[in-house]
């Protein structure tokens, strides 16, 4: 002091994780010292085996001694531990005039006469033991009597002191009670008054959580006598009295030993409080007691519960929270270690004696510190290895020295580089690999983000790198970071959060002014705040850490004295500027009652009238001849209250609107007439409070939840329509929520301008003299700009969300939840208060660029529509695709953008598929080979065949797949690893930069608005000014004319049988280079222009026409089957060869063409006229032969020469007459032909015969705007053969629009968006499954408190010391609550989980806002 993390991008809001200290554990790793106030505190205040931890002492007695036993003094200290304890237990200041205090001190005094026992012991019992019991001896500094001194209470009197007060204290009389001293001459031990030191007891003030715990409390508050204590007091009894606490949080409930101090932080906090010290409290739970100066007593006693150990069943022993130790528990904490030599205690006159207190010492990566793990040279060398030298902290060897004993350390002498590096981490936050192998969303890593689905800088290893370093990470806790609890120092209009609204209490805050007081608040002294810790100097261990000593700070307070009075508080005056009163006229849909009016609506009667009326989008349901709807007119009923009506009014808010009147209350203004801070806010409190529900009584025209019926729908419990009951309305009650919204609490001061209206006032002009009209210039309310300021923006902006005071109220990631429970309130729906468990990395605010929308505006377009032609869709065929089917039916492309695509046409090859049979290994190293590898040839066999294999025989003559490595092949995969092409958006008009300006920023202006364009084409306007790619220019081909060249092209002209052809010739026509020409240039009209309409000349007019090129991009579009290319993967096979089959199946779906259904036609005769391409394994004239397809010879031709090559369709003529026909032509039969090894599966063509289906094709749906649709032929690809196929050419040759945004779709520009993978989007909630904490839940049980009644060990005290009594009470049984848990069939909601149903609620108008 930040940093990752919400989004495509940004800014906020928010929280979640990293970074940093300190503790405990853990893992891998370790060389050595010092130092330490380091180690069962965290859980089980669980149990505890053994051994230690409290003694001492010439008093005394017994004894030779150990020793025992009376007696003294100690065992009330020292250690140990945190279980209770929320409390005068602890800190901190004070009081004890309410108290005691053994050893010790200091002072003044004394220490006298006596008597009586008992233990040890000796004798005899009882008892398993513990231990006891009769008898007899005996001493004391034991113990009892007496005596002096004395003490102490009561009453009385004296007042001497001290103090803030006397119930203190002194002197004194009566009375009462108590009542002292071994001697040994050391030392003690008594009286008394003082201190000292310890301890007891009260009292201000501090310091946990919970209101889902609001009332507690009967000895309970207090008084009077009493008891009792050392000692005040309800401490404890008896009586009176009704008090004591409490929202400034009592009472209850959870927790918890307090404090110095610890850790952390800039600091204010926060969080802990285990050692060290110091205070309390406890020794197995629980209780009582005796000794004693001191205990209700950790290693004293006595009972009760729970262990447990022993018994001989009659008992009887025990208490490690002491120092070791052992179990348990746990994540997790050590030696059954040595000395009393150091310090201290206890006892002794002392010497001593004792001490698990203490001192050492072991043992543990517990902290803190310190030091080394080597230096320098040389030689090979990349890294690194080797060798010498040197140095010796550390190791090792001896001596000395050190200690209670030891050990370290230390001196001093030697040996020796010897004996010493490791842990996390390496996508980003975070410093360090775009390194190799493994693994394929598996294993597996991650605090957070996230990696991981076959090239993983993130898993697992190697290797490298980085960082601390004898340590280095990791789990948990507390802090800091967090200004995320904000007192330092936050917010609430939209992000989490202003009570619906008002009055008000408590409380907090509060106008000038004077005078006191001196609480608060200043100054200033005095005392205490313990020592450690903490800061700095000094000194000392070789530094350090430690440790000693001096000064300083802390403790941040408490307490007492002495001042000061400006501010705040009292108190006691006084003003008027806040408030409030009060008078004026004016105002308003303010309230409440009354009472009157009106139109529409239903309902009634009546009269007219006649067949439909009523509703939608459309219709129905439903009314109607028993007269409807519709007119007219009369009555009736309840509900309401147009127009006026307004970014107007009133009102606290909810809300309030036809008109008159009563009653009430209000705000503005104006006046300065009265009060004189009386004020703001406001926690509980209270009142009001739409709609809609609730209760009783009314009353019901109409509209309408629920309900019905008809529509719509896949359904439709909805929208839509027909009806229709609660309700609405009114009267008394309840209820208390709404997006009770301006999502903005109230109130007060300041802080720019303009405009507009609504209520007053002053003044001014006008003036019809009106309650007119206009201004000015204030005061209040309601508006819209909008400065400055403030906001994360949007926006607020004198009626702040601005600047400042002043009170409330709310708020702290998101869900689970406004749930659960508990209380409360209601009749009941419900309302108020209001949690966690568990999930989750975000949820969210305001803006930005996309995209999108059954929003919107504007342009556009024959893969839009309209208008018009003509087609697919119905049949029969081709052909491609599905499906199915097979031994294979090979694979790819699947909406526009797959389907006559790749396939420019699969017999055999193709070929990739399937059946079946065979084959192969550069290169280099081994083993084998001149004792013959490996090959060929003839003959056999095995075989469908061929090749191979085996036999034989002959040739030839060096190699070599048996083995390891490595190679070739791959139409094997991955187009989601690529290049490279290529569809499509796109016959679109977009795309992007510079500087400049705007925005906190993503961005945004430019590119926008008008008008124009085919156009981001131009022009005008404009915080924009430029510029680039696109678009246009360009390039081809098409029309016109010019100039050049004509040969194989042409042919006006001549010859020539007026046939072929020859001479000329280049003039035309063609061929092919070059120019030329079109440019809104001109004329009219509109218009600022741009540029639009129309005209003229022109072969062409507004881009002449058709092509061609085709931006930034997106589609993870399409191709490993054209090639190319990463990874993978096969390798005797997924490589290679060969036969045969398949790609051609066939119950059926689509798509693209072809043929026709005929007469604008068929059929036959006749007979006219093309462009444009091909051509040597071709193209093939011309004979000839066949009915023909075709065959035979055969010229020319690398081709403006020659061939293919007669174009059809038109044209005329005949014939057919509306029929399945002289239309159609599938399909079958037979015989022919050609192409190839080969025509069965499976080719194409000819002749005869056959003669299916078809009579104009639903829904739906293409394609076309001019030489264009339609028709009509012909070339060419591919090709041994085979077009119904694709590309190309000409030939006849129309109709209709010159328009718009309904459809489809494309751009721009506004607009909404919870979308950004971008609507094929995003989401919701039942149901079904699996999992998790929860909640209720018949009950079922446990402990703890408190409670009711019994029963009732023991101890004290009392008392003929046994009978009992009283008081303290453990224990156990009970009733009744309270709280806190186990357990529980089953019930409920929630939360969470890549691909479950069912619908389609939200998000655009999200399709009913």
């Nucleotide at each position: 002091u930040c940093c990752a993390g919400u989004u495509u991008a940004u800014c906020c809001u928010g929280c979640u994780g990293g970074c940093g200290g300190c503790u405990g554990c853990g893992g891998c790793u370790a060389u050595c010292u010092g130092g330490u106030u380091u180690g069962c505190a965290c859980u089980a205040a669980g149990a505890c085996a053994u051994g230690c931890a409290a003694g001492u002492u010439u008093u005394u007695c017994c004894g030779a001694a150990a020793g025992g036993a009376a007696a003294g003094c100690g065992g009330a200290c020292a250690g140990c531990u945190c279980a209770g304890u929320a409390a005068c237990a602890c800190g901190u200041a004070g009081c004890u005039a309410a108290u005691c205090u053994g050893c010790c001190c200091u002072c003044a005094g004394g220490u006298c006469a006596g008597u009586g026992a008992u233990a040890c012991c000796c004798u005899c019992g009882g008892g398993a033991a513990a231990c006891u019991g009769a008898g007899g001896a005996u001493a004391a500094g034991a113990a009892c009597u007496g005596a002096u001194a004395g003490a102490a209470g009561a009453a009385g009197g004296u007042u001497u002191c001290u103090g803030g007060a006397a119930g203190g204290u002194g002197c004194u009389u009566u009375c009462u009670u108590c009542c002292a001293a071994u001697u040994u001459c050391g030392a003690g031990c008594c009286u008394g008054a003082g201190g000292a030191u310890g301890a007891g007891g009260c009292u201000g003030c501090g310091g946990c959580u919970g209101a889902u715990u609001a009332g507690g409390u009967c000895g309970u508050u207090g008084g009077c006598g009493g008891g009792g204590u050392a000692a005040a007091a309800g401490c404890c009894c008896a009586c009176c009295a009704a008090g004591c606490c409490g929202u400034u949080g009592a009472u209850c409930a959870g927790u918890a030993a307090g404090g110095g101090c610890u850790c952390u932080u800039a600091g204010c906090g926060g969080a802990g409080g285990a050692g060290c010290c110091u205070u309390g409290a406890g020794a197995a739970g629980g209780a009582a007691u005796c000794u004693g100066a001191g205990a209700c007593a950790c290693a004293a006693c006595u009972c009760c519960u729970a262990g447990c150990c022993u018994u001989a069943c009659g008992g009887g022993g025990u208490g490690c929270a002491g120092c070791a130790g052992u179990c348990a528990g746990g994540a997790a904490u050590u030696u059954u270690u040595u000395g009393c030599a150091a310090u201290g205690c206890g006892c002794g006159c002392a010497a001593g004696c004792g001490u698990g207190a203490c001192a050492a010492a072991g043992c543990g990566a517990g902290c803190c510190a310190g030091a080394g793990u080597g230096u320098u040279u040389c030689u090979c060398a990349u890294u690194g290895a080797g060798a010498a030298a040197c140095u010796u902290u550390u190791g090792u060897u001896a001596a000395c020295u050190g200690u209670a004993a030891a050990a370290a350390a230390g001196u001093u002498a030697g040996c020796g580089a010897a004996u010493a590096a490791g842990g996390a981490c390496u996508g980003g936050g975070c410093a360090a690999g775009a390194c190799c192998g493994g693994u394929g969303c598996c294993a597996g890593c991650c605090g957070c983000c996230g990696c991981g689905g076959u090239a993983a800088u993130a898993c697992c290893g190697g290797c490298g790198g980085u960082c601390c370093a004898a340590g280095u990470c990791g789990c948990a806790g507390c802090c800091c970071c967090a200004u995320u609890u904000a007192u330092u120092g936050g917010g609430u209009c939209u992000a989490a959060a202003a009570c619906a609204u008002c009055c008000g209490u408590a409380g907090c805050u509060u106008g000038c002014u004077u005078a006191g007081u001196a609480a608060g608040u200043c100054u200033u002294u005095u005392g205490u705040g313990a020592a450690a810790u903490c800061u700095g100097g000094c000194a000392u261990c070789u530094u350090a850490a430690g440790u000693g000593u001096c000064a300083g700070g802390c403790g941040g307070g408490c307490a007492a004295g002495a001042g000061a009075u400006a501010c705040u508080a009292c108190u006691a005056g006084g003003c008027u500027a806040g408030a409030g009163a009060c008078u004026g006229g004016a105002g308003g849909a303010u309230g409440c009652a009354a009472g009157g009016a009106g139109u529409a609506c239903g309902g009634u009667c009546a009269a007219g009238g006649u067949a439909a009326u009523g509703g939608u989008a459309a219709a129905a349901u439903a009314u109607g001849u028993u007269a409807a709807u519709c007119u007219u007119g009369a009555u009736u009923g309840g509900a309401c209250u147009a127009a006026c009506a307004a970014c107007a009014g009133c009102g606290a808010a909810g809300g309030c609107a036809c008109c008159u009147u009563g009653c009430a209350a209000c705000g503005a203004c104006a006046g300065a007439u009265c009060u004189g801070a009386c004020a703001g806010u406001g926690a509980g409190g209270g009142a009001u409070g739409a709609a809609g529900g609730c209760u009783a009584g009314g009353g019901g025209c109409g509209c309408a939840a629920a309900a019905u019926g008809g529509a719509u729908u896949a359904g439709a419990u909805a929208c839509c329509c027909a009806u229709g009951u609660a309700g609405u309305c009114c009267u008394a009650g309840c209820a208390g929520u709404a997006a009770a919204c301006a999502c903005u609490g109230c109130g007060c001061a300041c802080u720019a301008a303009a405009c507009a209206u609504c209520a007053g006032u002053a003044c001014c002009u006008c003036c019809u003299c009106g309650a007119g009209a206009g201004g000015u210039a204030u005061u209040g309310g309601u508006g819209c700009u909008g400065c400055a300021g403030c906001g994360a923006a949007g926006g607020c902006g004198a009626a702040g969300a601005g600047u400042g005071c002043g009170c409330u109220a709310c708020c702290u990631g998101g869900g689970a939840a406004g749930u659960a429970u508990a209380g409360u309130c209601g009749c009941a729906a419900g309302g108020c208060c209001g949690a966690a468990a568990c999930u989750u990395a975000a949820a969210g605010g305001a803006a930005u660029u996309g995209g999108c929308g059954g929003g919107g505006g504007a342009g556009c377009a024959c893969u839009a529509c309209a208008a018009c032609g003509g087609g697919u869709g119905a049949c029969g065929c081709g052909u491609g695709c599905g499906g199915u089917u097979c031994a294979a039916u090979u694979a790819g492309a699947u909406u526009c953008c797959a389907c006559a695509c790749c396939g420019u046409g699969a017999a055999c090859c193709u070929c990739a598929c399937c059946a079946g049979g065979a084959c192969c290994g550069a290169c280099a190293g081994c083993a084998g080979a001149a004792u013959g590898a490996a090959g060929g040839u003839c003959a056999g066999u095995c075989u469908g065949a061929a090749g191979g294999g085996c036999u034989u025989a002959c040739c030839u003559g060096a190699c070599a797949c048996g083995c390891u490595g490595a190679g070739a092949g791959g139409a094997g995969u991955u187009g989601c690893a690529u290049g490279g092409c290529c569809g499509a958006c796109g016959u679109c008009a977009g795309c992007c930069u510079g500087u400049g300006u705007c925005g906190u920023g993503a961005g945004a202006u430019g590119a926008c608005c008008u008008g124009u364009u085919a156009a981001a084409u131009c022009a005008g306007g404009u915080a924009a000014c430029a510029g680039g790619c696109g678009a246009g220019a360009c390039c081809c081909g098409c029309g016109u004319g010019c100039a050049u060249a004509g040969u194989u092209g042409c042919u006006a002209u001549c010859u020539g049988a007026a046939g072929a052809a020859g001479a000329g010739g280049c003039a035309c026509u063609c061929u092919a280079u070059g120019c030329a020409g079109a440019c809104u240039g001109c004329c009219u009209g509109g218009g600022c222009a741009a540029c639009c309409a129309g005209g003229a000349g022109g072969a062409a007019g507004g881009u002449g026409c058709g092509g061609g090129c085709u931006a930034c991009g997106u589609u993870a579009g399409g191709u490993g089957a054209g090639u190319a290319c990463g990874g993978c993967c096969c390798a005797a096979a997924u490589g290679c060869c060969c036969u045969g089959g398949g790609c051609a199946a066939c119950a059926c779906g689509c798509g693209c063409g072809c043929g026709g259904c005929a007469a604008u036609g068929g059929u036959g005769u006749a007979c006219g006229c093309a462009a444009a391409g091909a051509g040597a394994u071709g193209c093939g004239a011309c004979u000839c032969c066949g009915a023909a397809a075709g065959g035979u010879g055969a010229a020319g031709c690398u081709a403006a020469u020659c061939u293919c090559u007669u174009a059809a369709a038109a044209u005329a003529c005949a014939u057919c007459u509306c029929a399945g026909u002289a239309c159609a032509g599938a399909u079958u039969g037979a015989g022919g032909a050609u192409u190839g090894c080969a025509a069965c599966c499976c080719a194409u063509c000819c002749u005869c015969a056959u003669g299916a289906c078809g009579a104009u094709g639903g829904a739906a749906u293409c394609c076309g705007u001019a030489g264009u649709a339609a028709u009509c032929g012909u070339u060419u690809u591919u090709c041994a053969u085979c077009a119904g196929a694709g590309a190309a050419c000409g030939g006849u040759g129309a109709a209709u629009a010159a328009g718009u945004c309904c459809c489809u779709g494309c751009u721009c520009c506004u607009u909404g968006c919870a979308c950004a993978c971008a609507c094929c989007g995003c989401c919701c909630g039942u149901c079904a499954a699996a999992c998790c904490a929860a909640c209720c839940g018949a009950g079922u049980u446990u402990u703890g408190c408190a409670u009711u009644g019994g029963u009732g060990a023991g101890g004290c005290u009392c008392u003929u010391u046994u009978c009992g009594a009283u008081u303290c009470a453990a224990a156990u049984c009970u009733u009744u609550g309270u709280a806190a848990g186990a357990c529980a069939a089953g019930g409920u909601a929630g939360g969470u989980u890549a691909a479950g149903u069912c619908g389609a609620c939200a998000c655009a108008a999200g399709g009913u806002c």
Molecule: small-subunit ribosomal RNA
Organism: metagenome